A computed fold for a 528-nucleotide part of an RNA from a metagenome, annotated as small-subunit ribosomal RNA, 5' domain. Its Rfam family is "Bacterial small subunit ribosomal RNA". The full RNA is in RNAcentral, with records from SILVA.
Context: one part of a larger RNA
RNA sequence: GAUUGAACGCUGGCGGUAUGCUUAACACAUGCAAGUCGAACGGUAACAGCGGAAGCUUGCUUCCGGCUGACGAGUGGCGGACGGGUGAGUAACGCGUGGGAAUCUGCCUACUAGCGGGGGAUAGCCCGGAGGAAUCCGGAUUAAUACCGCAUACGCCCUUAGGGGGAAAGCUGGGGAUCUUCGGACCUGGCACUAGUAGAUAAGCCCGCGUUGGAUUAGCUAGUUGGUGGGGUAAUGGCCUACCAAGGCGACGAUCCAUAGCCGUUCUGAGAGGAAGAUCAGCCACACUGGGACUGAGACACGGCCCAGACUCCUACGGGAGGCAGCAGUGGGGAAUAUUGCACAAUGGGCGCAAGCCUGAUGCAGCAAUACCGCGUGUGUGAAGAAGGCCUGAGGGUUGUAAAGCACUUUCAAUAGUGAAGAAAAGCUCAUGGUUAAUACCCGUGGGUCUUGACGUUAUCUAUACAAGAAGCACCGGCUAACUCCGUGCCAGCAGCCGCGGUAAUACGGAGGGUGCAAGCGUUAAUC
Numbered sequence: 001g002a003u004u005g006a007a008c009g010c011u012g013g014c015g016g017u018a019u020g021c022u023u024a025a026c027a028c029a030u031g032c033a034a035g036u037c038g039a040a041c042g043g044u045a046a047c048a049g050c051g052g053a054a055g056c057u058u059g060c061u062u063c064c065g066g067c068u069g070a071c072g073a074g075u076g077g078c079g080g081a082c083g084g085g086u087g088a089g090u091a092a093c094g095c096g097u098g099g100g101a102a103u104c105u106g107c108c109u110a111c112u113a114g115c116g117g118g119g120g121a122u123a124g125c126c127c128g129g130a131g132g133a134a135u136c137c138g139g140a141u142u143a144a145u146a147c148c149g150c151a152u153a154c155g156c157c158c159u160u161a162g163g164g165g166g167a168a169a170g171c172u173g174g175g176g177a178u179c180u181u182c183g184g185a186c187c188u189g190g191c192a193c194u195a196g197u198a199g200a201u202a203a204g205c206c207c208g209c210g211u212u213g214g215a216u217u218a219g220c221u222a223g224u225u226g227g228u229g230g231g232g233u234a235a236u237g238g239c240c241u242a243c244c245a246a247g248g249c250g251a252c253g254a255u256c257c258a259u260a261g262c263c264g265u266u267c268u269g270a271g272a273g274g275a276a277g278a279u280c281a282g283c284c285a286c287a288c289u290g291g292g293a294c295u296g297a298g299a300c301a302c303g304g305c306c307c308a309g310a311c312u313c314c315u316a317c318g319g320g321a322g323g324c325a326g327c328a329g330u331g332g333g334g335a336a337u338a339u340u341g342c343a344c345a346a347u348g349g350g351c352g353c354a355a356g357c358c359u360g361a362u363g364c365a366g367c368a369a370u371a372c373c374g375c376g377u378g379u380g381u382g383a384a385g386a387a388g389g390c391c392u393g394a395g396g397g398u399u400g401u402a403a404a405g406c407a408c409u410u411u412c413a414a415u416a417g418u419g420a421a422g423a424a425a426a427g428c429u430c431a432u433g434g435u436u437a438a439u440a441c442c443c444g445u446g447g448g449u450c451u452u453g454a455c456g457u458u459a460u461c462u463a464u465a466c467a468a469g470a471a472g473c474a475c476c477g478g479c480u481a482a483c484u485c486c487g488u489g490c491c492a493g494c495a496g497c498c499g500c501g502g503u504a505a506u507a508c509g510g511a512g513g514g515u516g517c518a519a520g521c522g523u524u525a526a527u528c
Stems, first nucleotide, its partner, number of pairs: 001528004006524005013375006019368002021333001026331003030328003035078003040075002043071002047069003050065007085286003094211007103203001108199007116150001118148002126139005156165003170191006178185002212258003219249003224246008261283002264280001265276004288309005311322004339365001341364003347361001348359004378408004388399004412469001414464004422455001427449008472517005477498003483512005493500002
């Protein structure tokens, strides 16, 4: 000199853009952060509509009916493995980079083949019981895209190559004939479903090289190193197991100890290098501590389950409940770090045919000079060089064109008004193309129409009025730009280094003056 997720002191007008627990991976009150689908299902607790009945106060109340819109609880499907947080652990194929073969991949895309016919349960509801609660038990009854056989099998899997094995589910929109038990059958579109092939995406595994300090850590290793058989996995492999062999690593630093998430990057530097790893982006690990599996395409799963432990809470003492390193917020620790805000309007995600619902992701707003950038606090004129202050050799000098005065302007802030862009879709309708038996329906393209904004009293622009509302901080002995007076008297004090202070201190304290930066300025800490 540059820099910082900074803090402290003094001071503080506005805007934009970023950033904001670096400490206790300490403990957490409260609210919210993952749901959705009635176009899978039986149904109807609540709300609304409709129909019926009763009562009367004649427009209300009660009851009944799943009939309709919808929908609590429940069965079922998909999603809760993403998104969000943190950096404790980890010196490791964890990460970075470059390769590899023995794998899997829900949803998505393309293609091939199918989607036939049956069965038995079970939740819910109802009845009964236990318990303070959490919850649980028994009985009866019921549905499905839940579950299980049978049939079929182009491809698929196994095979001793003869053969053997294995699937599926329906829901919904529209409809001219024909049939009809008036429910539908049937035809057709869409979404689902089954088996397989290929792709895409995502993931698992292996290897070369690189990846902190310590030798006051020199030897380490028994599933250890390799082989064979077997098991296990989606898959290779001592991953596991039995047997056999005795290997394997190490001064090119094994083992042990300490420290640490890694990287793109960031800071600095002419570079080489050094330091750091906040925000943003990629990977990894973790979710009160330790262990375990279940489900599933995917987890050994932050807001799932089980066990053990510590802690907190409830209890009728028998037994139960919980996990903010999600967003806010609280206590604590600390030099120190924000609101228990608004909205799903946009972007994205989950579910759904869709409308839509959910979304503390996200978009915004609030707080903080924490950082960077920009703007303002007036402009011109004005010598009687006013008054006052300070100095003085007492003449004067300086503050100083500074002020006052006169003329002008109104950025920003204030007040009033105007007013974009972020909105494209979806819906409705018309035309046209595809599909189809079809002019229905559905899908694509184009036109029209109708709306949808948290921010928001938005940005911007216009008008009004007034110089009006807006300057401090550090320093002035040398380094280092900037000097005098008074006070003090080795005292009080200053200090980055040299050093100042013991009676005229440009070095302490105050004042006047000056210098440097400026909504900041200094100090401290840290890095180059």